[in-house]
Context: one part of a larger RNA
RNA sequence: CUGGGUUUAGAGGGUGCGUAGGUGGGUUAGUAAGUCAGUGGUGAAAGCCGUCCGCUUAACGGACGAAUUGCCAUUGAUACUAUUGAUCUUGAGUACGGUUGAAGUGGGCGGAAUGUAUCGUGUAGCGGUGAAAUGCUUAGAUAUGAUACAGAACACCAAUUGCGAAGGCAGCUCACUAAGCCGUUACUGACACUGAUGCACGAAAGCGUGGGGAUCGAACAGGAUUAGAUACCCUGGUAGUCCACGCUGUAAACGAUGGAUACUCGUUGUUGGCGAUAUACAGUCAGCGACUGAGCAAAAGCAUUAAGUAUCCCACCUGGGGAGUACGGUCGCAAGAUUGAAACUC
Repeated sequence: CUGGGUUUAGAGGGUGCGUAGGUGGGUUAGUAAGUCAGUGGUGAAAGCCGUCCGCUUAACGGACGAAUUGCCAUUGAUACUAUUGAUCUUGAGUACGGUUGAAGUGGGCGGAAUGUAUCGUGUAGCGGUGAAAUGCUUAGAUAUGAUACAGAACACCAAUUGCGAAGGCAGCUCACUAAGCCGUUACUGACACUGAUGCACGAAAGCGUGGGGAUCGAACAGGAUUAGAUACCCUGGUAGUCCACGCUGUAAACGAUGGAUACUCGUUGUUGGCGAUAUACAGUCAGCGACUGAGCAAAAGCAUUAAGUAUCCCACCUGGGGAGUACGGUCGCAAGAUUGAAACUC
C1' cells in the first nucleotide's frame, strides 16, 4: 500500500459554508476519448516454461514452440462511461397561501429573592455544626416594619415538550433578522450529493483595555476535624462570575454513532400542519420519545431517528509504554493551540 475496520476494544473531524476534486435522474440523436473485437508492426539474444534431440546419466548443451500480459498504427462495434445537441419532471430550487418555536441581534419594562444604607419597634443573644469554634452583637445585633439604592438571575407554567448547523437558547414586551414545516402544483429544468486546502461560527476557564461588583467564590486568612489535614465541614474573602470591544479555539464539543440518497415487520405516546361540520375515530406529511421482530453484532445492544440492506464522497485507525512528549514549522499578548516523531523498553 492492499485487504479489513471506526457506539463501548485503536479509529467520526466540535459545527457549518464552500473551492479544487470525486460521484451523479429519465428519453433521444450525433461523435467515438475510455471500452471491446480484428489485422499489421514492434516487444534483441540469452534466461524462465513446454515438447523433442545430443554427450553412458545428470549438471550442461542444441532445435522448435509458447510466453513477452506492453506500446504504436489501422479497420470496425457503440451496450456502458465520456462528450455535444435536443427534450422531460420525479431529484433540487423558486413562487403563492398558511403555520410553528426558550432560533438570533438591539432596546424598553416587571415582580420575588439577596445584600447594603437610613429610620422605627424591641432586648440578649445571633450565626454555624456531627459537636464546636473562629465570626457578628449593649457603640443595640439577630428578629420585625417602613423607605431607598445596587447588581445578578428569571420560581410556578415546564414536559421523555419546543427551536437551532453545532456551541447553545427560558420573566414580559417592541423593532429588526433568519429558519423549518404544511398546503397549492404555478415556474425553472439536474441547477444535485460530498467536500482536501480555505473561510466563518464555536461552552466553561483564561488573556488585553475600560466599566460594573449584589450573590457565589479559585487563591488566601482564620476556626474545626485529624497521628498529620497544605483537604472534605465552618466564618470571612481577592481574581473571577456581569457588560462593551478585542483575543484565545479547546471540552466526556457525547448519540462516545460523519454527510447524502434509496429500500426493509409491527405496537404505543407526543409536537406542528393538512383534509373533514366535529371535541370522537381513523388517515397523511414533517419532527421528538418508548417497546419489539427479521437482519446485524464479540456481546451489551441497534432495530424506518439502524449499529439492517446497498451506492457515493470526506475524515480517521494499524500492539502497550515512551507521548500528544521532543525538535522544527504555523498561529497566539501570554497561557498555550495545531501539526507531530525517534531512541529505548515490554

A computed fold for a 346-nucleotide part of an RNA from a metagenome, annotated as small-subunit ribosomal RNA, central domain. The full RNA is in RNAcentral, with records from SILVA.